[in-house]
Context: one part of a larger RNA
RNA sequence: ACCAGGGAGUGUAUCUAAGUAGCGAGGAUAACUAAAAGGUAUCCAAAGGGAAACCAAUAACUCGCAGCUUGCAAGGAGUGAGGUAUGAAAGUGCCUUUAGUUACUUGGGUACGACCCGAAGCUGAGCGAUCUAACCCUGGAUAAGGUGAAGCAAGGGUAAAACCUUGUGAAGGCCUGAAGAGGUUCUACGGGCAAGUGUUCUUCUAAUCUAGGGUUAGGGGUAAAAAGCCAAUCGAGCUCAGCAAUAGCUGGUUCCUACUGAAGUUGGCCGUAGUCAAGUGUUAGGUAAGAUGACUAAAAUGGUAGAGCUACGGAUUUCGGAUUUAGGUCUCGAAAGGGAUCGGUCCUUCGUCCAACUCCAAAUGUUUUAGUAUCAAAGAUCCUAAUAAACGGGGACGCGGGGUAAGCUUGCGUUCCGAGAGGGGAACAACCCAGACUAUAGUUAAGGUCCCAAAGUGUCAGCUAAGUGUUAAAGGGUAAAGGGCAUCUAUGGCCUAAGACAGCGAGGAGGUUGGCUCAGAAGCAGCCAUCCUUUAAAAAGUGCGUAACAGCUUACUUGUCAAGGUUGUAGGUCCCUAAGAUCGACGGGGCUAAGCUGAUCACCGAUACUAUAGACUAGCCAAAAGCUAAGUGGUAAGUAGGCGUUCAAUAAGAUCAAAAGCAUUUUUGCAAGAAAAUGUGAAUCUUAUUGAAAUGAAAAUCCUGGU
Numbered sequence: 001a002c003c004a005g006g007g008a009g010u011g012u013a014u015c016u017a018a019g020u021a022g023c024g025a026g027g028a029u030a031a032c033u034a035a036a037a038g039g040u041a042u043c044c045a046a047a048g049g050g051a052a053a054c055c056a057a058u059a060a061c062u063c064g065c066a067g068c069u070u071g072c073a074a075g076g077a078g079u080g081a082g083g084u085a086u087g088a089a090a091g092u093g094c095c096u097u098u099a100g101u102u103a104c105u106u107g108g109g110u111a112c113g114a115c116c117c118g119a120a121g122c123u124g125a126g127c128g129a130u131c132u133a134a135c136c137c138u139g140g141a142u143a144a145g146g147u148g149a150a151g152c153a154a155g156g157g158u159a160a161a162a163c164c165u166u167g168u169g170a171a172g173g174c175c176u177g178a179a180g181a182g183g184u185u186c187u188a189c190g191g192g193c194a195a196g197u198g199u200u201c202u203u204c205u206a207a208u209c210u211a212g213g214g215u216u217a218g219g220g221g222u223a224a225a226a227a228g229c230c231a232a233u234c235g236a237g238c239u240c241a242g243c244a245a246u247a248g249c250u251g252g253u254u255c256c257u258a259c260u261g262a263a264g265u266u267g268g269c270c271g272u273a274g275u276c277a278a279g280u281g282u283u284a285g286g287u288a289a290g291a292u293g294a295c296u297a298a299a300a301u302g303g304u305a306g307a308g309c310u311a312c313g314g315a316u317u318u319c320g321g322a323u324u325u326a327g328g329u330c331u332c333g334a335a336a337g338g339g340a341u342c343g344g345u346c347c348u349u350c351g352u353c354c355a356a357c358u359c360c361a362a363a364u365g366u367u368u369u370a371g372u373a374u375c376a377a378a379g380a381u382c383c384u385a386a387u388a389a390a391c392g393g394g395g396a397c398g399c400g401g402g403g404u405a406a407g408c409u410u411g412c413g414u415u416c417c418g419a420g421a422g423g424g425g426a427a428c429a430a431c432c433c434a435g436a437c438u439a440u441a442g443u444u445a446a447g448g449u450c451c452c453a454a455a456g457u458g459u460c461a462g463c464u465a466a467g468u469g470u471u472a473a474a475g476g477g478u479a480a481a482g483g484g485c486a487u488c489u490a491u492g493g494c495c496u497a498a499g500a501c502a503g504c505g506a507g508g509a510g511g512u513u514g515g516c517u518c519a520g521a522a523g524c525a526g527c528c529a530u531c532c533u534u535u536a537a538a539a540a541g542u543g544c545g546u547a548a549c550a551g552c553u554u555a556c557u558u559g560u561c562a563a564g565g566u567u568g569u570a571g572g573u574c575c576c577u578a579a580g581a582u583c584g585a586c587g588g589g590g591c592u593a594a595g596c597u598g599a600u601c602a603c604c605g606a607u608a609c610u611a612u613a614g615a616c617u618a619g620c621c622a623a624a625a626g627c628u629a630a631g632u633g634g635u636a637a638g639u640a641g642g643c644g645u646u647c648a649a650u651a652a653g654a655u656c657a658a659a660a661g662c663a664u665u666u667u668u669g670c671a672a673g674a675a676a677a678u679g680u681g682a683a684u685c686u687u688a689u690u691g692a693a694a695u696g697a698a699a700a701u702c703c704u705g706g707u
Base pairs, nucleotide, nucleotide: 001707002706003705004704005703006702011112012111013110014109015108016107017106018105019104020103021102022101023100026044027043028042032038048055049054058080060079061078062077063076067072068071081096082095083094084093085092086091115252116251118249122242123241124240125239126238127237133216134215135214136213137212138211139210140209141208142206144176145175146174147172151168152167153166154165155164156163180203181202182201186198188197189196218234220230221229222228255642256641257640258639259638260637265278266277267276268275269274281387282386283385284384285383286382290375291374292373294372295371296370297369298368299367300366301365306360307358308357313354314353315352320347321346322345323344327342328341329340330339331338332337393417394416395415396414397413398412399411400410401409402408422433423432424431428475437614438613439612440611441610442609443608447604448603449602450589451588452587456601458600459599460598461597462596463595469591470590482576483575484574486573487572488571489570490569491568492567493566494565495564503560504559505558506557507556509533510532511531514528515527516526539554543552544551615632616631617629618628619627620626643696645693646692647691648690649689650688651687652686653685654684661680662679663678664677665676666675667674668673
């Protein structure tokens, strides 16, 4: 891992609701008893209020559903009345016009293990020192080398010593190193040789190592102290018991179909992984006539978007003026006082702004009324009861707060995912289309129609030459400021057959080298002036150049040529700007349209829509048939109806002419399932109606076994 078997809402008591049944102002018994009868002990109900003393309840009227006599009216609704407590009273609270009780079944609550498995832990009673820690008793062990303290002897030496030399000697928590003990380094092994080994290393006459025996025991021991060790277990051993400890936490919780179908919000809680109340779901009942997220119209409401600001509050730019009005600086003056300027205040003017400004002011919205539409006595709306789940949400769009920003955070509204399949978007919970009962066929939506790949190599008119593009958007990145003599379109100005623009040919002169300055300054270093003449035209000179001249050239004129030229503005497309790490993405191929813009016709394309057939739900209905339908997606959850297993009762059966079981095939039912045939098998089994359950497995790091 697979297979088989096992494996989780049960029992008692009690409360509550529903269903069924009995009796009913009553109902029921418990223990006991063989049974019957009894058992009036007791429980609930029939009266409440009050802390208590204590006191002690439904007169009347109106409306009105079903129904029928059309104004009566059970039940019902509204006024009112009554009891009691309190209060001086007013008033207020609770109760009253009568339905309960017992049994069974089911849903739910509570107490118990309480759907099942799962702690770490706490407490008690015992068992452990054959491992290990310390100590005690009795024993054992330490190859071989090295070094050579004290003391002693001899010699030297001294007055005597000290002292020196040689020898002897044998000390040491001395040295090297085997056994023994340890466990430093390396990291080979690491499913091993080994729950650590190997290599290397430390120590090895001592605080040494070691055998056997003994003592200390769990909040205790022992410890040269690491919270180490106390039998591979130690920040409190192990075994058993309390014990099915507790777990707001994790995991699991077993057959089918049908109907409906949520919430992640508000408030409380040592509450934030939970729970309670409300809201939201489901089911049942009651009541009784209107109800409604739709549309249209009218009326009302409002202060947001926008806008505005000599309409307020506040902010703010510019010009001008007035006032000395708190004041500062400068200045005139002996002083009084005056002047200038800055500032303040006010007026005027130009320009601008506001969530906490508004003279104004929408749309959407909200409320009411009327009409339309839909639903509704086949019972809507509303109310009550029972019963949940949930109380971690998320995305998009619009409008806000925070943040540089974020697949960020925090709000409101709508919508979707959650709990929603199908088609499109290459792929992709929430983007687009569209809400899936089953089958078949057709028509469309979004999106597409060259090939992958269903459908146009469609038509008309333009644009693009950049592979721009082939990407609706959300989005996987976006493409900016700025620039382009790339190109297209629209619209202006000016020049132009009296010849424009460009090119080419010719001219481009004289006074004069203007004056000044200067070594020089002659159109052209610089300053000043910038006239006149001849002309078709020609500057007291546009640039280059010279030391200065010279020289070249331009403006300007003309000839030739021959038809548009030149300069703005606005728009479309394109280009540059344009940078990321393995080689690479329009989905790909590829495309000059199979790109972009506008128009248009076909076609493809979904579980959408339509048609046909069928099933089911709800209603009408005794049932069937038939008809109607804003019917039949669905997690948590609620409700309803069924299938199957085991056993029991009653009735009926089957079977050796072959039961159960097993295998294969066929038929059948929406499904759980059921039936038959054949084979195997060899002795039991079933149907109907009821009843009782140790009643259904794919999951629980599930348990046991097998492979």